[in-house]
Context: one part of a larger RNA
RNA sequence: GGCACACGGUGGAUGCCCUGGCACCUAAGCCGAUGAAGGACGUGAUUACCUGCGAAAAGCCCGGUGGAGCUGGUAGUAAGCGUUGAUACCGGGAUGUCCGAAUGGGGGAACCCGGCCUGUGGGAACACAGGUCACCGCGGAAGCGGGGGGAACCUGGGGAACUGAAACAUCUUAGUACCCAGAGGAGAAGAAAGAGACAUCGAUUCCCUGAGUAGCGGCGAGCGAAAGGGGAGGAGCCUAAACUGCUGAGCGUGCUCAGCGGGGUUGUGGGGCUGGCGAUAUCGAAGCGGAGGCCUAGUCGAAGGGUCUGGGAAGGCCCACCAUAGAAGGUGAAAGUCCUGUAGACGAAAGGCGGAGGCUAGUAGCCAGUACCCGAGUAGCCUGUGGUUCGUGGAGCUAUGGGUGAAUCUGCGCGGCCCACCGCGUAAGGCUAAAUACUCUAGGUGACCGAUAGCGGACCAGUACCGUGAGGGAAAGGUGAAAAGAACCCCGGGAGGGGAGUGAAAUAGAACCUGAAACCGUGUGCCU
Numbered sequence: 001g002g003c004a005c006a007c008g009g010u011g012g013a014u015g016c017c018c019u020g021g022c023a024c025c026u027a028a029g030c031c032g033a034u035g036a037a038g039g040a041c042g043u044g045a046u047u048a049c050c051u052g053c054g055a056a057a058a059g060c061c062c063g064g065u066g067g068a069g070c071u072g073g074u075a076g077u078a079a080g081c082g083u084u085g086a087u088a089c090c091g092g093g094a095u096g097u098c099c100g101a102a103u104g105g106g107g108g109a110a111c112c113c114g115g116c117c118u119g120u121g122g123g124a125a126c127a128c129a130g131g132u133c134a135c136c137g138c139g140g141a142a143g144c145g146g147g148g149g150g151a152a153c154c155u156g157g158g159g160a161a162c163u164g165a166a167a168c169a170u171c172u173u174a175g176u177a178c179c180c181a182g183a184g185g186a187g188a189a190g191a192a193a194g195a196g197a198c199a200u201c202g203a204u205u206c207c208c209u210g211a212g213u214a215g216c217g218g219c220g221a222g223c224g225a226a227a228g229g230g231g232a233g234g235a236g237c238c239u240a241a242a243c244u245g246c247u248g249a250g251c252g253u254g255c256u257c258a259g260c261g262g263g264g265u266u267g268u269g270g271g272g273c274u275g276g277c278g279a280u281a282u283c284g285a286a287g288c289g290g291a292g293g294c295c296u297a298g299u300c301g302a303a304g305g306g307u308c309u310g311g312g313a314a315g316g317c318c319c320a321c322c323a324u325a326g327a328a329g330g331u332g333a334a335a336g337u338c339c340u341g342u343a344g345a346c347g348a349a350a351g352g353c354g355g356a357g358g359c360u361a362g363u364a365g366c367c368a369g370u371a372c373c374c375g376a377g378u379a380g381c382c383u384g385u386g387g388u389u390c391g392u393g394g395a396g397c398u399a400u401g402g403g404u405g406a407a408u409c410u411g412c413g414c415g416g417c418c419c420a421c422c423g424c425g426u427a428a429g430g431c432u433a434a435a436u437a438c439u440c441u442a443g444g445u446g447a448c449c450g451a452u453a454g455c456g457g458a459c460c461a462g463u464a465c466c467g468u469g470a471g472g473g474a475a476a477g478g479u480g481a482a483a484a485g486a487a488c489c490c491c492g493g494g495a496g497g498g499g500a501g502u503g504a505a506a507u508a509g510a511a512c513c514u515g516a517a518a519c520c521g522u523g524u525g526c527c528u
Stems, first nucleotide, its partner, number of pairs: 001527009015513001016478002020449002022446006028439002030149002038099003041054003045077002049073002060093006069081003104113003114133008135146004153184001154182005164171001168218001194201002205232005215223002236431003239375001243262009267409001269374003272370006283362001287359002293353004298346003304319005320337002322326001328340003380404008390416001411426005465472002485512001488499004
């Protein structure tokens, strides 16, 4: 030095574990000038941090639940509170420094400096306390509203490139990412100037299908409908105009304009006006209202003993019982009958959700005549483009930057250039639940993970740390049933260790469950 065996050290794999995470389902879904979201600084007898709270500061008041302990994580000491019901839990209220949309002015956030009114101090100067003072929109004013935040979802305004086409320019990626604005628990869309085909259907939205079809396409790469059918859901309405009443204005004194009200709302065209006839019905809210129900604390809830082993019984053996409850978790090991629960049955003073019956608004004509009205820089046309499956194509439809520019039902648009015939619809004003999307939030459930996994984060993590900054971003879980966490003695300055003691176990001793391997030793044997 090597090999073997035994025993250790180091190390932290593996096994077991779970107050964490992940996914899905269900529920629920906005907050804010009455100052949000998010913070700074304070606040405890003692208090570094976390949590709670706000100078009324781990709290104050009221109501409800509950019933013996309590003064958070967090021990100790001290001082207290509680059956005259505390602590705790739920609902409502009060207080709520400073910053922050931040809003009296300023400002390098959490700071500085003011005006006015009222009050306090001897109080004119000064200080303090309470109130008030930003801007924008609407409005004559009084006043009302806005502003900012929100994980994803939604609509609108803008809008890439890498990439693919095996290069690349049209094309694709993609109207994606990203930026901005706005809305809300959803948003958008929505009551046909529709879709179709010679038959019809009858607002919108979503799903399945139609269908990778019809089509589009350097006809390359690739892109890609709709009707129809089957489902979910189901809801329809209000205006403008004609005509007209009132008020006001202008003047040309009988016209025009404006405001408010009546009227009117349609496509088998409707309405107005004139004349005639007829009727008081029907339907009925999305407005008012709020029953039952639900949510936010809770309550009741069956049935077991003995013996053996053991540190410990829930295990073995013996004999019982309950079950609308043999889900689960806990208890010194493996418990239907010990605890919490479970099946089942109940419960709200207060706040919220929800919406039944009810109430109210609203809601109907027929005949004839008349030709007054039926949404204008609009439709149409030309030109430049976007959207659609449609990349200019035979290119319609729809939207519209520029130009031009009608008609009012004998009107106007459409049915894929265009024309005819035949059909469909009624533009240029507006509103509208449900079926749909999402998951910051709560609950439930997993042939989901189990500490190099699962969220980056099971642990005081968006922390430590890095970066001027935008930003990047960790590692780190486990004594034991119970601290019973090792009194006392010995060595040592200590660290550490040896006894003693606790414990079932201390090679479970806090660097603490198990404790693999690499790596380092000690002892013995063999070989060299």
A computed fold for a 528-nucleotide part of an RNA from Meiothermus rufus DSM 22234, annotated as large-subunit ribosomal RNA, domain I. The sequence was found in a public genome assembly.